The RNA shown here (c-di-GMP-I-GGC riboswitch aptamer) has 78 nucleotides and comes from uncultured Desulfococcus sp. The prediction has a mean pLDDT of 81.
RNA sequence: UUUGAGAAAGGCAAACCUGUCGAAAGGCAGGGACGCAAAACUUCCGGUCCCAACAAGAGGAUAGCGGGGUUGCCAGAU
Repeated sequence: UUUGAGAAAGGCAAACCUGUCGAAAGGCAGGGACGCAAAACUUCCGGUCCCAACAAGAGGAUAGCGGGGUUGCCAGAU
C1' cells in the first nucleotide's frame, strides 16, 4: 500500500426482558446474542422515524439505513 476467507487473539452487541430518563422517536445501565472487519468516532449529504390537537417550519432521534470525513485491531499479500 492492498485484500477480508475463517468470528478468529482481543472487541462490539440486534430482538427480547428488567430498571431508569424522555411528550415521543429513542437514550442509558444490567441480562441476552441476531449479527458486525470499522457495528470505533463524526449528523457534513441523502433517507427513515418523532414532534406533547392537526401539520411538520425550527428542533429531536437513527453512526446496527446508505454515502462522505477522521482514527484504528487482527490476518494474508506486496